[in-house]
Context: one part of a larger RNA
RNA sequence: CCCUCGUUUAGGAACUCGGCAAAAAAGCGGCCGUAACUUCGGUAUAUGGCCUGCCCGCCGCAAGGCGGGCCGCAGCGAAAGACAUCAAGCGACUGUUUACCAAAAACAUAGGUCCCUGCGAAACCGAAAGGUGAUGUAUAGGGGCUGAUGCCUGGCCAGUGUCAGAACGUUAAGGGGAGGUGUGCAAGCACUGAUCCGAAGCGCUGAUGAACGCCGGCGGUAACUAUAACCGUCCUAAGGUAGCGAAAUUCCUUGUCGGGUAAGUUCCGACCUGCACGAAUGGCAUAACGAUUUGAUGACUGUCUCAACGAGGGACUCGGCGAAAUUACAAGACCUGUGAAGAUGCGGGUUACCCGUGGUUAGACGAAAAGACCCCGUGAAGCUUUACUACAACUUGGCAUUGCACUAGGGUUACUAGUGUUUAGCAUACGUGGGAGACGUUGAAGUACCGACGCUAGUCGGUAUGGAGUCGCCAGUGAAAUACCACGCUCUGAUAGCCUUAGCGCUCACCAGCGGCCGUGAAUCCGGCUGCAGGGACAGUGUCUGGUGGGUAGUUUAACUGGGGCGGUUGCCUCCUAAAAUGUAACGGAGGCGUCUACAAAGGUUGGCUAAGCUCGGAUGGAAAUCGAGCAUGUCGUGUAAAGGCACAAGCCAGCUUUACUGCAAGGAGUACAUUCCGCGCAGUUGCGAAAGCAGAGCUUAGUGAUCCGACCGUAUCUGGUAUUCGCCCAAUCCCGUUAUCCGCGGGAUGAGGUGAAUACCCUCGUAAUAGGACGGCGGAAGCUCAUCGGAUAAAAGUUACUCCGGGGAUAACAGGCUGAUCACUUCCAAGCGUCCACAGCGACGAAGUGGUUUGGCACCUCGAUGUCGGCUCAUCGCAUCCUGGGGGUGGAGAAGCUCCCAAGGGUUUGGCUGUUCGCCAAUUAAAGCGGUACGCGAGCUGGGUUCAGAACGUCGUGAGACAGUUCGGUCUCCUAUCUACCACGGGCGUGAGAAAUUUGAGAGGGCCCUUCCCUAGUACGAGAGGACCGGGAAGGACGAACCUCUGGUGUGCGAGUUGUUCUACCAAGAGCAUUGCUCGGUAGCCAAGUUCGGGCGGGAUAAACGCUGAAAGCAUCUAAGCGUGAAACCUUCCUCAAGAUUAGAUUUCUGUAUGAGCCCCCUGGGAGAUGACCAGGUUGAUAGGCGGCAGGUGGAAGUCCAGCAAUGGAUUGAGCCGAGCCGUACUAAUCGGGCCAGAGG
Repeated sequence: CCCUCGUUUAGGAACUCGGCAAAAAAGCGGCCGUAACUUCGGUAUAUGGCCUGCCCGCCGCAAGGCGGGCCGCAGCGAAAGACAUCAAGCGACUGUUUACCAAAAACAUAGGUCCCUGCGAAACCGAAAGGUGAUGUAUAGGGGCUGAUGCCUGGCCAGUGUCAGAACGUUAAGGGGAGGUGUGCAAGCACUGAUCCGAAGCGCUGAUGAACGCCGGCGGUAACUAUAACCGUCCUAAGGUAGCGAAAUUCCUUGUCGGGUAAGUUCCGACCUGCACGAAUGGCAUAACGAUUUGAUGACUGUCUCAACGAGGGACUCGGCGAAAUUACAAGACCUGUGAAGAUGCGGGUUACCCGUGGUUAGACGAAAAGACCCCGUGAAGCUUUACUACAACUUGGCAUUGCACUAGGGUUACUAGUGUUUAGCAUACGUGGGAGACGUUGAAGUACCGACGCUAGUCGGUAUGGAGUCGCCAGUGAAAUACCACGCUCUGAUAGCCUUAGCGCUCACCAGCGGCCGUGAAUCCGGCUGCAGGGACAGUGUCUGGUGGGUAGUUUAACUGGGGCGGUUGCCUCCUAAAAUGUAACGGAGGCGUCUACAAAGGUUGGCUAAGCUCGGAUGGAAAUCGAGCAUGUCGUGUAAAGGCACAAGCCAGCUUUACUGCAAGGAGUACAUUCCGCGCAGUUGCGAAAGCAGAGCUUAGUGAUCCGACCGUAUCUGGUAUUCGCCCAAUCCCGUUAUCCGCGGGAUGAGGUGAAUACCCUCGUAAUAGGACGGCGGAAGCUCAUCGGAUAAAAGUUACUCCGGGGAUAACAGGCUGAUCACUUCCAAGCGUCCACAGCGACGAAGUGGUUUGGCACCUCGAUGUCGGCUCAUCGCAUCCUGGGGGUGGAGAAGCUCCCAAGGGUUUGGCUGUUCGCCAAUUAAAGCGGUACGCGAGCUGGGUUCAGAACGUCGUGAGACAGUUCGGUCUCCUAUCUACCACGGGCGUGAGAAAUUUGAGAGGGCCCUUCCCUAGUACGAGAGGACCGGGAAGGACGAACCUCUGGUGUGCGAGUUGUUCUACCAAGAGCAUUGCUCGGUAGCCAAGUUCGGGCGGGAUAAACGCUGAAAGCAUCUAAGCGUGAAACCUUCCUCAAGAUUAGAUUUCUGUAUGAGCCCCCUGGGAGAUGACCAGGUUGAUAGGCGGCAGGUGGAAGUCCAGCAAUGGAUUGAGCCGAGCCGUACUAAUCGGGCCAGAGG
């Protein structure tokens, strides 16, 4: 010193985040008594008060009661055994939970409500069989939400979801097949395929909130003001009702008021301005309950003021046994500087003899754990969803398993019957053709009735009557002429066949129940046979198909970035930056582009022309319309930004036009590549121009997209290229001839180039006849805000605080560093304020610095870890000084102030609130300073805040989740320190002989504070009120040192009392245990709260300041030479350490040549002490023990006697006992012994 305990004066929560911890109280014993509230059960042992031992008597069966008596400080005498009250939040309650940081307000719960489920139930497990549900049956089962109880639960169905809906739209496979394509002589074969039929879903219509959810804004208005019952207006699906409200929800905020407190960021009650309450993600109340959270009170205390003593276990010493992490090296100091920016190790200084032991933790960016925060990775994983893509599952239709009928509808084919009205015309004229007759007693016209159609005119049919004609040709009208016949068209109907839809019926597949028999010995199973009853071509299953589909799975979810995120940006053009070639960065400064123009151009060409603006003049006419004249180098114009250009115009106008062409291409620019840009010239074909010529878009520079993919267009067998050889033509040059010369002509040579033939090679599209197709090749052009614009895929969002891995100090948060915008302080100037007066005190607009405390900037050390706010403890430095000290000025009368200068010696309070630093408040004070020290200090403590995992509220988000918002809860590792450092204590050696003593003091450290009152003096001053300087004295606070006489604390080996129990055989008397059992006292020692003392008087040299003398500068001047005064600061004075002060000092004494000074071991010990050490002693001895006496403590022993029935009391007796104290006394033990050490050298 740590741990676990005991006691504590005065105070009593002042401690602290918080009464944490501890203490105390009452004690499931008795009696009395018990509030608010209440769900009437509770609350309740509420709270609170009294009693409790022993002996005797009486009553009672007993438990116990009553009465009398006795003792103690204390009688539930020890042990065990609720602290209580008031108020609020949350949750009703008992219960459950994160085994190992969260026990809660979270979960559960009874109760409420919604949804599903009719039994082979729903739901769930399972490829399936099968099983759970349940051997249950809607009073049952499953799921969601809410969460006892009480009062209640408002509005919105627009969105999403769910449910319902025989119509309609859309919609897959499939059906169907008009039509088409290819081929073929054809038959056919192969393919394609419209209208149409065709489900769920979606659309559509509606319902639904105790489904997911949502529940406004603006303006004005009342006779004070304020406010707005009221009015207007906009929007909405509807605009938040009751209740509650600064709340577990309120940012501003410590809202405001009230209460409680001396003081209240907490708490309670209100208000309502609800950032951002609100009604089963329930609202508001609520008795009871809670190891819950918050506030208050009583009681109580070492939590604290402020610490002390004691006990046990460690630590320490000795004996035995004997680890660990760690470790580049080790020969491991401080200051200052430097330095990858905080040095034991580097520079410069300073300090330091060598080595240990006990301690403390400031440093070794200590140890431990390849940082969990942050960023990065085309890392991982969990989770979510209206990310993407799949799959399970569910669902839909077709077909199969799958049969027979009927009814109704639809389609189609065949057959049959009817139907057909513009106008004109006798009239309801389908088309074409034929046609001069047709029909009629096998019953014409007409009439009546009925039916169908209908354009309301009529047409057709049937029945009855009727009893002989009717129609056509002709005429007329018209586009067309009717009788009759044939073929066909439109629409409608009947019948039949086929296809199809729906409904209904059947039984035979299929499903399934019961009974009988059998497999079978047992069989509520399974299978077979059989009978009966039920369902039934459905269901189920398979396959094709549409839908739904975070249920499951795989993935994606960009980069730049003065960290990341948010924001912004990402390709191209122009300018500046850009440093006179080119090029050149930044989240530097400014703008543009993702086009436009075509046949009546904004293209080509040919020809022509010259603007803006200003001046002057001129009707309406103006500052600008148009006209004339002049000036006018470009200010105009150029499709579009800017720059560079442009008058010879690239600007403007007109004519004619299409070169906004095809095939190439020398040579260049630019360039990593891929892209990109310019282009002489050649060939072809055009335009314009008389021609030379110009023209392969535009005054130039933007107007864009690789590859893949599918669709589209084009493409292809006798030509071409290169080389060689041969032939022909031939420009040009040269030579010869002709000619006086030139021109011209003829011949010859060389021969660019052109052309023909042959040969060789390459190529001539490929897939092997031919034809065709298809596919491929090549060329072309369109389809991408692939705009993250060199484009990862055809196709992609979030979240992680449940997280993980790999990395980074390449990159953030803390701290350091650099910087110093900001910040703090200072200086300068002086407009102005200050009655007057810039500067007593202030000081605008401005300027210049210093510092490195703020907020920042930068990203330099540290991410194989530098623990972060505040508090506690302990400090240390600076001074820009809060107090105290010394001064100047004052708008200083005095007193009190203001301001400035000097000054860092010392000092600089306690509480209430809050995690707070800070701040506000209360009460003091001389004062309640500001800063640095890793915002000093977590290998020193705490852990309230922040910052993991749980949970809740508000808000945001569809959600997972999120919030410098709030709220409750939440493991602080190392019993051991290696080095440095620090505090103590030793050993060695040295200090030129060895010792024992006494000292000096170089140096170092400590100390250094202040107030009040009185006197001077109610004086100076002042009208008064008030009220001093200087000087003298007395008390006191805090701080410090020593001590124990006093006051007290402790005092576990002192004394006494006492409970329970065991033992000493029993009584008595004792002993042990129960915290020293508990309780009352207490010696020594140690201690404070006690006592005593201290910071005194001076000296020296100074600061600011004040002076003397005194020039420079005949004056003046404190200064320049010289000399003074002057402060708690400095050096001394005071106290302590100190010669390892290696500069090792000084003095005295002892020993010394054969004797030894001195010391040690050893022993008795303590005033000393962890161990060493130190000190007192060691028989010539009081060192310790013992013994005796005394002091002192306790408080009257035991035994005996006496009194009393007894408990008990009295006497013997101030008794007995007594640790450490004082004095004495050798009885015992310090016996006997051993060891070290001095004269070398000169």
Molecule: large-subunit ribosomal RNA, half B
Organism: Candidatus Nomurabacteria bacterium